[in-house]
Context: one part of a larger RNA
RNA sequence: AGCGUAGGGUGGAUGCCUGGGCACCAGGAGCCGAAGAAGGACGUGAUAAGCUGCGAAAAGCUGCGGAGAGGCGCAAAUAGCCUGAGACCCGCAGAUAUCCGAAUGGGGGAACCCACCUGGCAGGAAAGAGCCGGGUACCGUUAUGUGAAUACAUAGCAUAACGGGGGGAGACGUGGGGAACUGAAACAUCUAAGUACCCACAGGAAAAGAAAACAAAAGUGAUUCCGUAAGUAGUGGCGAGCGAACGCGGAAGAGCCCAAACCGAUCUAGCAUGUCACAUCUAGAUCGGGGUAGAGGACCGGCGGGAAGCUAAGGAGAAGGUUAGCAGAAUGAGCGGAUGGAAAGCCGAGACCAUAGAGGGUAAGAGUCCCGUAUGCGAAAACCGGAAACUUAGGAGCCGUGAUCCGGAGUACCACGAGGCACGAGGAACCUUGUGGGAAGGAGGGAGGACCACCUCCCAAGGCUAAAUACUCCCUGGUGACCGAUAGAGGAGGAGUACCGUGAGGGAAAGGUGAAAAGCACCCCGGCGAGGGGAGUGAAAGAGAACCUGAAACCCUAUGUUU
Repeated sequence: AGCGUAGGGUGGAUGCCUGGGCACCAGGAGCCGAAGAAGGACGUGAUAAGCUGCGAAAAGCUGCGGAGAGGCGCAAAUAGCCUGAGACCCGCAGAUAUCCGAAUGGGGGAACCCACCUGGCAGGAAAGAGCCGGGUACCGUUAUGUGAAUACAUAGCAUAACGGGGGGAGACGUGGGGAACUGAAACAUCUAAGUACCCACAGGAAAAGAAAACAAAAGUGAUUCCGUAAGUAGUGGCGAGCGAACGCGGAAGAGCCCAAACCGAUCUAGCAUGUCACAUCUAGAUCGGGGUAGAGGACCGGCGGGAAGCUAAGGAGAAGGUUAGCAGAAUGAGCGGAUGGAAAGCCGAGACCAUAGAGGGUAAGAGUCCCGUAUGCGAAAACCGGAAACUUAGGAGCCGUGAUCCGGAGUACCACGAGGCACGAGGAACCUUGUGGGAAGGAGGGAGGACCACCUCCCAAGGCUAAAUACUCCCUGGUGACCGAUAGAGGAGGAGUACCGUGAGGGAAAGGUGAAAAGCACCCCGGCGAGGGGAGUGAAAGAGAACCUGAAACCCUAUGUUU
């Protein structure tokens, strides 16, 4: 020195555990912000570094409600306090809420610097300096005032009131922009994909939506979503690929309002007429009535006097719910025995409850020990919620005549250029529109996939509209052939921390004494050490805080054997 055996050390695998995660289900909620948000800085405790809470009224103040003996957070200890005159704790509503931050008086290298106007206070002979409060950004709308070049005017300016601004959940939505890798076994049309990404804006959903729709000789009757039709019809360097609709079955279900004709009122302007302060007429503007779709409406004539359904208000902020809580059965803190440190496990005898034998805890495995569970109750305050009968009001009717009037114009449509439609210019309709041209007026107009005729359906160029649908930062409850500390979140811990990077950004490691600290008084060695030996605690200290178990590598000691 190798190999073997035994005993140790080191190390932290494994087992067991879980205050943390992951996925999903149900219900709720779906915003916050100039009344200053989100997020921070700095403070704040008797002592206080971190976290948490809070804001110079600073681990807190007030009111109301709950609860009922202890309390002064994590977090021990000391000192000192509070509390049946009800503290601490929980819920609701308030007060306070420094500085930064949209940040908004001006500036600025965030948490800092410098002002002005105004009210009050202290002080002073007075003024200034001081302290406390309020105001002073920009944009838009409305109103009023003022008011250029330039006569009327307008622009501009000023003031006031109201509104906006920013954040978020890396989600969902609509709109404006919009790639490439890739696939086509290369690559250019094409694909990826209107995806990723950027921007604007909105809501709890958004968008869409009440036929200028589909269909086809029969009919349907707004939109949205699901299933099917169907990988069909199509489209496609007819490659790769892309990929409908009609119809059918379901979810949900809801329909309305303007513009115009016509009537009236007010104001303005004007030709003419007249009885000229004004009236009539004409035109325009504003407001009100009327009216809203294919059996249209207005106008005119006639009849009718108002049913149901509908809308609004009352009923009614009703019922109910949410935000604290309360009660809650059964062996005396059951009985005897053995084991054990400890009984809830075992043995024995004999019971009980159960609308409760879910679960957790208690020195080990407890229906009846504790918390709970089934079940039943509960709100001073705030919030959510929104039924019906019934009442009142609104609106709502029918017929006829008519070549009267109205029915959305730089629109439809056409040409050229594009985009969207499953549809790549194709026979390419349909929808949108950049440029140019440019109608009709219901005897009209659009559509039915070039186009024409016939036929059928519909009425564009104004607007609103719940539900069925999408999503989950968040709250409550629950579930798991989900994880169990190299797993599960990056994070079970002062974690987006330490640390790295100029920065954008990247990003850890790290859980477990014991049932209970009973956390080793006292003695000894040692440096008044570290560490250890006794003693003591404990079931165990080979559980001693480098603390459950304690594998292997690696190291040491003893011994056998080999060289």
Molecule: large-subunit ribosomal RNA, domain I
Organism: Bacillota bacterium